This is a predicted complex of two RNAs, RNase P RNA and transfer RNA, with 415 nucleotides together. Rfam match: Bacterial RNase P class A. It is annotated as a ribozyme.
[in-house]
Formats: sequence, C1' cells, structure tokens
RNA sequence: UAAGUUAACCAGGUGAUCGCGGCCUUUGAGGCUGAGGAAAGUCCGAGCUCCACAGGACAGGGUGCUGGGUAAUUCCCAGUGGAGGUGACUCCCAGGAAAGUGCCACAGAAAUAAACCGCCUUAUUUUAUUAAGGUAAGGGUGAAAAGGUAAGGUAAGAGCUUACCAGGUUUCAGGUGACUGAAAUGCUAGGUAAACCCCAUCUGGAGUAAGUCCAAAUAGGGAGAAUUAGGAGCGGUCCGCUCUUCUCCGGGUAAGGACGCUUGAACUAAUAGGCAACUAUUGGUUAAGAUAGAUGAUCACCUAAUACAGAACUCGGCUUACAGGUUGGCUUAUUAU
RNA sequence: CGGGAUGUGGCGCAGCUUGGUCAGCGCGCGUGCCUUGGGAGCACGAGGCCGGGGGUUCAAAUCCCCCCAUCCCGACCA
Repeated sequence: UAAGUUAACCAGGUGAUCGCGGCCUUUGAGGCUGAGGAAAGUCCGAGCUCCACAGGACAGGGUGCUGGGUAAUUCCCAGUGGAGGUGACUCCCAGGAAAGUGCCACAGAAAUAAACCGCCUUAUUUUAUUAAGGUAAGGGUGAAAAGGUAAGGUAAGAGCUUACCAGGUUUCAGGUGACUGAAAUGCUAGGUAAACCCCAUCUGGAGUAAGUCCAAAUAGGGAGAAUUAGGAGCGGUCCGCUCUUCUCCGGGUAAGGACGCUUGAACUAAUAGGCAACUAUUGGUUAAGAUAGAUGAUCACCUAAUACAGAACUCGGCUUACAGGUUGGCUUAUUAU
Repeated sequence: CGGGAUGUGGCGCAGCUUGGUCAGCGCGCGUGCCUUGGGAGCACGAGGCCGGGGGUUCAAAUCCCCCCAUCCCGACCA
C1' cells in the first nucleotide's frame, strides 16, 4: 500500500419564523419538554391483571456438549468436540442408533441380512455338466455393501495372524466438567431421532381491546338448548373446585369518562470482584404518554444533509432492514528500509 | 394494538399426516380433425425448479429455522 477479518460508535448540528401533543405559571400571554437503533417481525423470556393467589392424573408442548451469568430465556460469556478457511477468524437444534419399532425409493443377488458373476473343495466322473458345501479377496449396482492398506497364512479365503492407520471398550493420569493423554485389548457394532420413541429437565390459560371504578340508555323483546343434570370458568380427556345459565335474531349506548400509563430487574460515572458475560457499593440524572391519535414546514450557515424507518402497557434478548462516515485490534500478500 | 390462518401453471384446487421411481386434476390456451362457417365433440401439445433464502438427509412441495405477501377474528350494556 492492497485485500480481508473482527469489535465498537454516530444516524445530522446551530439560529430565526410559523404550526401541533403534554405539563406548569397565569388568563394578553409566557416557560419547559416531545421517536429509534432498530420504535419493525412478534421468534423467545419476564413483570402486571383476571380466571380457584393456580389444584391432581394422563395426554400434549418446549429445551438438549460442559461450566458459569441472569428476574428469566430457544439469550449472553468462557471452554470442549466437529466442519470450513493459507491465516486472522467464522459456523454447528452438538443427548441416546449397544431398549424397541419404522424407513432406506430406483438400481442391485443381497439394504441388516445376503452367494449373481467369480475363486476353491467334495461327489457322479476323463473333461464338461449337474448337485452339495466353503469363501465377502476380486467384478458389477448404489448415497451407503460388514473397518482400511500391506505382508504372512490358506484348498480358496477371512482380524485367521502381524505392522501401521481410523474407531470402540477397559484401566491409569490430568481437568469442577464436556473431554484430553498414555497403556492394554482384534472388540469392528451401517445410516436416519430437524421419523416414532427412550432418557434428563421445564411447562395451567388468556392477554392492557388484560382488568378495576364511575356514568348514560332500553322492548329488560322473540326463538332455541338444558331442567339436577346440563352449561360456563377449565383452549384435549378424566377427577376435583366455583358459579347458575348458554346460543342465535332483534334492541340500546356517548366505541363515554377516570385509573391501568410510564420511576423502571431504568440510564450513567467512579471504585471493588471476575478471563468474560455480569455483580456489589457510592454519587449523579429523570428523558413522549396520545385515544382519530402530536413530534412538522420554510429560510440561512456548517464542503455535503442523503439510508432503513414513526412510540400506543412496560422491560431483557434474538432476528431482519439500513445511505454515508469514524475509531481500535488482528491476518495474508507485495514493496521499501 | 393483540391473536390466528393461507401461499402449488393464467384461474380454482389436490398431493404435505407416513420424504423417493410425484409434480397431478378441472376450467382456460395453442395446433390438427370434424362443419358451408362458428359452437360442441375427438386427438395431440405447451405452460409450474411448489411465495423467497438457508439448514437436516443419499434424497425436501413435504421436516426445521429466518424473512415476504395476502386474508380472517377481537368494544360495552342487556
């Protein structure tokens, strides 16, 4: 210098005029404040509220290497193993296939158990042919063919034996653990659980249109179901608990007001602990709250003013979208000294 | 704002549960025959990599994850 990789950040600023939501002072008016890193997708987890302050059993559903963090998580951090890359580094729903079942199309003799071709032995026998048997080394098929390569061995073969390599099991050592290393042992067992399933562990439901209070109006209408069992709460079934109605048509209301509604596991600085995620203590800050729904427009300057995109109960994560720009760490290649 | 469902030729739908030699049906479209001509009928044919991307698997419309689009439901009183 170029290419790459990774982490973090900004997301226009200032001034003037006009306009809008909220709050305060006041009644002419003035002052303060007013979208995001994702407010989005609603994919997870919680707070909060009601249904029994939430019950029992079964079914169902979620999660799935190890250790830690957290209110909690399918999140985060640090590791282990595997895959990719020259490398920095990135990615992985990563338990069990030796509990059982299912599936493995086509091809192929055979898909979890096997003899089609081939090789060898025996019998009838001169050979050939035929029959019986042995054999997974070779051929062919397939995504996958019974550990791989070489030598010995054998009638021909075969972990049958030996050496090396891959995996498994056992023992010892290290580590909290996943796991790693060494030695012994011929032990060689197909794949699929993002198929059923098994194991471990977690799990009640609905969602702020939850729900609480106040107020207004009426045809307290008609039809049907149920009559102590049914119906509803209780999203599948049974038990158990509570209540007494439920569905449709028609009718009424102001789709009314107040609360929930923004101080919250909040943000931020220092110190301490920890590799880190994160935690503790102390100090500081208070930053929208609408209900037809505000956060905008014009002008001037800053070299240029542009992306994705607009709060609706609130938080912690994840995922996705994103113009332009800034900073730090690291890797590879080339050149120069 | 909250909750749920569906995407397969031009249109309407199967197939997904149990992955395979699987992409099919009806209408429509094109060509030919039949007819004086049209319609109807008969025969043949074209047109889809299953909304997009990634993963699991030997193999994905189907199983898993993430996006995109469309549609549906939800006030109170009695």

Its mean pLDDT, the model's own confidence on a scale to 100, is 76.